[in-house]
RNA sequence: GGGCCGCAAGCUCAUCAGGAUGAGUUCCCGACUUUUAAUCGGGAGGUAGUGGGUUCGACUCCCACGCGGCCCA
Repeated sequence: GGGCCGCAAGCUCAUCAGGAUGAGUUCCCGACUUUUAAUCGGGAGGUAGUGGGUUCGACUCCCACGCGGCCCA
């Protein structure tokens, strides 16, 4: 220098042939229990790396850049 893959709740990851998003865990509250733990219920938490473009509408498609990983030179 070139190619490919990934980037989303605090963390690990699903999701989506475009109609604006979920799980586990974490944290908070409550139930149960003599208490804790476990279990159960509820809540908090992300317009999806950044900026543009296409579109009535973008996490999703296109471009550039950034970060991480792998390969080639």
Source information: A computed fold for a 73-nucleotide RNA from a Blastocatellia bacterium, annotated as transfer RNA. RNAcentral records the identical sequence in 2 taxa. The prediction has a mean pLDDT of 81. The source organism's lineage runs through Bacteria, Pseudomonadati, Acidobacteriota and Blastocatellia. The sequence is in RNAcentral, with records from ENA and MGnify. Its Rfam family is "tRNA". About the family: Transfer RNA (tRNA) molecules are approximately 80 nucleotides in length.